[in-house]
RNAcentral holds the sequence, with entries from MGnify. Predicted 3D model of a 109-nucleotide RNA (SAM riboswitch aptamer (S box leader)) from a marine eukaryotic metagenome. The coordinates come from a structure-prediction model, not an experiment, and the mean pLDDT is 77.
RNA sequence: UAUCCAGAAAGGUGGAGGGAUCAGGCCCUUUGAAACCUUGGCAACCUAAUUUGUUUAACAUAAAAAAAGGUGCUAAUUCCUGCCCACAAAUCAUUUGUUGGGGAAGAUA
Repeated sequence: UAUCCAGAAAGGUGGAGGGAUCAGGCCCUUUGAAACCUUGGCAACCUAAUUUGUUUAACAUAAAAAAAGGUGCUAAUUCCUGCCCACAAAUCAUUUGUUGGGGAAGAUA
């Protein structure tokens, strides 16, 4: 800096936790959690023969294309919320949320 409402599972070892952290909620799990291993899959960040547009050309950039390779991912939107603004409802203060936008934190490249 970019992306994060899409997508993609079986087997073996293991034996009680897990969903990043804290809090709240919700959920997964002995019909077998985490972790590790094997095989597969998804995706298109890097990479990629080739074609086309812009450019004098090169660099660069846009689109199509996923064979091989480097990462990543493979329950639930990053599971949801937390902070701010708007909106709506109720209210003396203010609170609440089937809503929207932004932010923070995090993950991957």